[in-house]
This record gives sequence, structure tokens and C1' cells, in this order.
RNA sequence: GCAGAGUAGAAACAGCGCGUAAAGUGUCGGUGGAUGGGAAGUUGCCGCCGAACGAAGGACUUAAGAUGUCCGCGGUGCUGUUUCGCGUCCGCUGC
Repeated sequence: GCAGAGUAGAAACAGCGCGUAAAGUGUCGGUGGAUGGGAAGUUGCCGCCGAACGAAGGACUUAAGAUGUCCGCGGUGCUGUUUCGCGUCCGCUGC
């Protein structure tokens, strides 16, 4: 000098769930946290609080209700696989 590895996360698929009697998701404001091996760190990510907005249910069983079952729905939770994957400085590996 050249090349490579490696994050938080994102997308698709699959499985198991949650809700559908409305949580969750998403938006805004405030606040905190973590974020390649190290440092700081924007962008993204997550937690908490507050505010606004907001939905797709249906069928079967039952005397009916409840319960249960099934098919759906939700910009729904978790896990696994695959793919993508830090801009700066330093470091690591190979040539």
C1' cells in the first nucleotide's frame, strides 16, 4: 500500500404464540440505554412517560350463554434459516 473478517439492525420464508371483549404496531414530544475488537459518534435501534389517531371479523358446536374448534384479520410478539449490513480514528488477519 492492497484485500478481508467482524455490530446494532433490516427484509423474506417457516414454526410457535398474542390480540380481535383492542392490546400490540405505527406517528409526535420528552427522557434514558445499548450500538463491529477499542474510543467518541451522527444515522438508525430499544426501554419508559405523555399526547393524538386507529381496526375485520365470520362460521360451527350449544336451548342459550360461556367454553371450545376452524377459517381469516393485525403495517401483531418470539425463535430459527438465508441475504444485506457502521461513515471517522486506532486495532486484528492475510498478501
Predicted 3D model of a 95-nucleotide RNA (THF (Tetrahydrofolate) riboswitch aptamer) from a soil metagenome. Its Rfam family is "THF (Tetrahydrofolate) riboswitch aptamer". Gene Ontology term of the family: tetrahydrofolate metabolic process. Rfam's curators write: Tetrahydrofolate (THF) riboswitch was first reported for Ames et al. as an RNA motif in 5' untranslated (5'-UTR)regions of folate transport and biosynthesis genes in Firmicutes genomes. On this family, see Ames et al., Chem Biol 2010: "A eubacterial riboswitch class that senses the coenzyme tetrahydrofolate". The RNAcentral record of the sequence draws on MGnify.